[in-house]
Context: one part of a larger RNA
This record gives sequence, C1' cells and structure tokens, in this order.
RNA sequence: UGACGGGGCCCCGCACAACCGGCGGAGCAUGCGGAUUAAUUAGAUGCAACGCGUAGAACCUUACCUGGGCUUGACUUACUCUAGAUCGCUGCAAAAAUGUAGUUUCCCUUUGGGGUCGGUUCACACAUGGUGCAUGGUUGUCCUCAGCUCGUGUCGUGAGAUGUUGGGUUAAGUCUCGCACCGAGCGCACCCUUGGCUUAUGUUGCCAGCACGUUAUGGUGGGGACUCAGUGGAGACCGCCGGGGUCAACUCGGAGGAAGGUGGGGAUGACGUCAAGUCAUCAUGCCCCUUAUGUCCAGGGCUUCACGCAUGCUACAAUGGUUGGUACAGAGAGUGGCGACCCUGUGAGGGUGAGCGAAUCUCGGAAAGCCGGUCUCAGUUCGGAUUGGGGUCUGCAACUCGACCUCAUGAAGUCGGAGUCGCUAGUAAUCGCAGAUCAGCAACGCUGCGGUGAAUACGUUCCCGGGCCU
Repeated sequence: UGACGGGGCCCCGCACAACCGGCGGAGCAUGCGGAUUAAUUAGAUGCAACGCGUAGAACCUUACCUGGGCUUGACUUACUCUAGAUCGCUGCAAAAAUGUAGUUUCCCUUUGGGGUCGGUUCACACAUGGUGCAUGGUUGUCCUCAGCUCGUGUCGUGAGAUGUUGGGUUAAGUCUCGCACCGAGCGCACCCUUGGCUUAUGUUGCCAGCACGUUAUGGUGGGGACUCAGUGGAGACCGCCGGGGUCAACUCGGAGGAAGGUGGGGAUGACGUCAAGUCAUCAUGCCCCUUAUGUCCAGGGCUUCACGCAUGCUACAAUGGUUGGUACAGAGAGUGGCGACCCUGUGAGGGUGAGCGAAUCUCGGAAAGCCGGUCUCAGUUCGGAUUGGGGUCUGCAACUCGACCUCAUGAAGUCGGAGUCGCUAGUAAUCGCAGAUCAGCAACGCUGCGGUGAAUACGUUCCCGGGCCU
C1' cells in the first nucleotide's frame, strides 16, 4: 500500500422481511452425469456448466464406429513431360464411392504462343490431431457496482501520502461548502425508443359531413375533419410557489401539466479479477500424423437406459371440463414463397388456382373473455401417459429415428419432505399470436408481440453480495 476479520461507523441491492406464484412429489420433453456400446464424436462443471455453443443430428450436417476405396490426393500455388482433350450423356458391374465400354471433342491468337481441363513428375497440400497454462481476437463474471488513475505542486530519508479525505447531498468520485493543493483523463450523466400536444404531406391508410350503389363491406365519386403513417418542432429544468436548510447543494409539500423529480424501457459495461471460457467460428507459435491422425463412399451411431441431477411443459380439477353462439389485438413473414374463393374428406389433408415481391393480396377464425346448455365432487365427461389399428404430409428414403390426423386404450397423479427460486406495476400471474433456424421436424426451447391484470413493502435486527471511512 492492499487483502482479510464470527472488529467498528455509515449506505445500497427482490439481500432479508411483507405479498403472490412456482420448483422439490407424478407423467412427459430437453440437457448433463453415470452405466452400456463397434461407436454411443467432442467442448462447457459453484455462483458465472447442465432447453449451453446447437436460430432446428432420418441421409447430409458429422467431427464418432464398421466396411469398401484413393495416395500430389476432396482443395491452393508452382514445375517437368505428355495426349488434344476434358466435362457431359448412355449401357453394364457395384451398397455407393468407383470401375469399364460406347458417344462427344474446347477458347483466344500478332500462328511465335497463351488459357480451361485430363494424365504424369517434383515441391507440397491436408488435419474438427495436442497444448486456451505459448497466443491474437472474442466472451462470461464481480458490475451499470461507482469507482480507477494521471500531470504539476507540497509533505515524507523512503515505500508512499495528498488530490480521491472531512460537513452535507445524490441513483452516481452527482453536486456543494471547507481544505496544500490546482487541474485533467477513463467511467456517471449526455444517446435511441415510448408516453400527451403541434406541423408540411395524404396512398395502398382513414370516412365526420355530401352524393351513388349493394344481401353486405370505404364498395364508388369525393373529402383531410378524425385515426394512422411519417417530417420538423415545442415540452420537464426542482423551472414556479411555500416549509426546512448558514448562501448553496439538496430535501418535504403544492400548483400547473399528457408526463415530476435520472417519467417507463433499451443500448452503452471504467481500471482490473478469475493462468475463467473458446486452438471445434476464425487466425496463429510449437509439437505430432503424411499409402494416414488426410480424403471419398455406404450403413450404423450422436436418439441406448437398473439409475442420479438440472431446466421446462402438462396436470391433479367446478375461479373447472365439455358443448353451441358471439367480440376485441399487436408485432411479424411471404416468389423454389404466402396461398384466398370454390369443390372434396370426420380430420390431418387433397384438387383447382384469384391476388400479392405486399399500409393494397395472403398467412389470419387470436385465445383467455362474454351469453346459453350440460356435468355435480367421483380417480370422474378430471388427467392425458402408454399401447394397438387405420391414415395424411415432407422428403431419393420416415425400420433403427419425423411431425400430424382418426378410432380404440385410459398409467401415474387428489397440490408435493428437508430445502429452494422468481417478482415492486401494466410488474407477477394468466391467455394466445408471430419469427429465426427450416424440405420436414422431435419447439413444451429461444427471441419478440400484444390481451386480461393483482397483492405487498412495518422496516434494515438478521442471511447473501457490494460501496466509503476507520
């Protein structure tokens, strides 16, 4: 000087407390461990690994295993020699890779040659092989916590100190007063979006008033009022008033206002810590392989299953199940695409194919909700696992190993021990919708979007983490 303390003072955070809902018990899904296996590729392991990389493993992916092949190689650059071809197409063999037979036969040119491609030779290629404890880049974490430093000066023999401490205050090293300091930098704040108003502009958006038409619909003429889109602007600053406060900073209350004290949300992550993660995104030193640890192909595996853990989904019902009717979103996506209307099938779907590269057309009927009927507390009209039969779709191909529909079947489960998690408002809880990846889909995941919409916070003694001083 730091770090630590079951030392002290002060302060903060869903940290505790208060409230609501979960997990831990059941079934299933997904990931991991373990076991198994020819292989079950490999990484990640307290918080900060475990629905993680993977925004999608039937083949491919794919790195693993078995078997069949190749050895200048699937790929890059260059050299020697060689034929003028090569590619492609067809037949045969084969699981395919591949082999073999047939067919085909290049472009530019200054006619010197040059280029694509095949064979051959030699340099070399290649590696998801090792080391993240050799590295770059990048990421997590403490932590969006308020800190971390520097120049000059001063003090100290010096390490260092001061500034950055102290009195107040803040979300904040935020601001202020004081002070041997005076200044500065990286962080804080300043940014984007949303919330009310105003404004140029009105098509594909809108329809108040006027007119026309329809079974009906902004459907048509028209209109710019409104909604909305989108451009610019003003607006919030403790600005105004009052109380407190030494001026101040700040704080308590009030007015006005759509919004009040960083209004809500997002992006943004200082110096550093963990030899934290990643050599499997990529790059890269060194080591290792070179008829194999490279490469091509087929099939299998990554999907196994006495078990343990993690994260979710569905439930155990009446604030419910089922059935009929009826209402209201936002945000997205679409040409190898979204696919209306109509016909057909109980249905998944099929047939036809209008319109739309989309404020126009389509996905597209949102669901919970509301109004009726029924069930009457049961392992049930709860619950849907599992299993059998029959189908649909995608795709060369659904056996290992896809999703969905339909008929039948109808497990466990009656609210979950010790313990543990999330959450402070349009939040929790609950309800559906869309998208990426994607032929299809193991999505109950993830990322967004809106609908309905609470309870509680006395307080800081205690648990956990953090900050300042000592």